c-di-GMP-I riboswitch aptamer from a Peptococcaceae bacterium, 89 nucleotides, folded computationally. The coordinates come from a structure-prediction model, not an experiment, and the mean pLDDT is 83. The source organism's lineage runs through Bacteria, Bacillati, Bacillota, Clostridia and Peptococcaceae.
[in-house]
RNA sequence: AAAAGAAAAAGGCAAACUCGCCGAAAGACGGGGACGCAAAGCUACAGGGUCUAAGGUGCUGACUGCACUAUGACAGCCUGGUUGCCAUC
Numbered sequence: 001a002a003a004a005g006a007a008a009a010a011g012g013c014a015a016a017c018u019c020g021c022c023g024a025a026a027g028a029c030g031g032g033g034a035c036g037c038a039a040a041g042c043u044a045c046a047g048g049g050u051c052u053a054a055g056g057u058g059c060u061g062a063c064u065g066c067a068c069u070a071u072g073a074c075a076g077c078c079u080g081g082u083u084g085c086c087a088u089c
Stems, first nucleotide, its partner, number of pairs: 005086001012037002017032004022027001035076001041082003046079003049074003055069005
């Protein structure tokens, strides 16, 4: 420097669920907890996808309700970008 993760070691992260807390929700954060993960580190202003719909618009219209919509989210949905531990050649 490139490709790649069979075995090993050092260590790392933490799904569901649960408690607290923030939020309209999706979801985030903290404690417990481990299904899994070689990037389950970062990037959502790289592209696709998914979730939510407060506000807005339309319909209805007393209220309720329904549809669309991200400016709200997900990096543990995929591809890309970027940084990096151990080990092998």